[in-house]
């Protein structure tokens, strides 16, 4: 310098031929228990990396950048 991969919850991934997002898992907080672990419910967590376009409508298509890996020289 040149090529591909990846970016979504505090952490680990899901997702969608475009219609405003979910899991485990962690935290809170209730149930249980003698208490603690397990278990069990509820709830809390999100400008889906940035900015530009396209569309009525973009997490998702197109550019362009940033991070981070891996490969070439």
């Nucleotide at each position: 310098g040149g090529g591909g991969a990846u970016g979504u919850a505090g952490c680990u991934c899901a997702g969608u031929u475009g219609g405003u997002a979910g899991a485990g898992u962690g935290c809170u907080u209730g149930c249980c228990u003698c208490a603690u672990a397990a278990g069990u419910a509820c709830a809390c967590g999100g400008u889906c990396c940035u900015g530009g376009g396209u569309u009525c409508a973009a997490u998702c298509c197109c550019c362009a950048g940033c991070a981070c890996c891996c490969c070439c020289a």